This is a predicted structure of a 74-nucleotide RNA (transfer RNA) from a Myxococcota bacterium. The organism belongs to Myxococcota, within Bacteria.
[in-house]
RNA sequence: CGACGAGAAGCUCAGCAGGUUCGAGCACCCGUCUGAUACGCGGGAGGUCGUGGGUUCGAGUCCCACCUCGUCGA
Repeated sequence: CGACGAGAAGCUCAGCAGGUUCGAGCACCCGUCUGAUACGCGGGAGGUCGUGGGUUCGAGUCCCACCUCGUCGA
């Protein structure tokens, strides 16, 4: 310098044919259970979907540039 892949909740990840509230598990908070803790059970909070533009009635999803990480090549 170039090619490819990945950036979404605190963490690990579903979500891709563009469509009306972006979900799950773990973690966290409250309740329940227990003598108490853990487990289990019920409920809850938590997201500018890496950044900035563009296309569209509508973008996590498509296009462009850039940033970070990884792999490969020179």
The sequence is in RNAcentral, with records from ENA. Its Rfam family is "tRNA". It is annotated as a transfer RNA. About the family: Transfer RNA (tRNA) molecules are approximately 80 nucleotides in length. Model confidence (mean pLDDT): 83 of 100.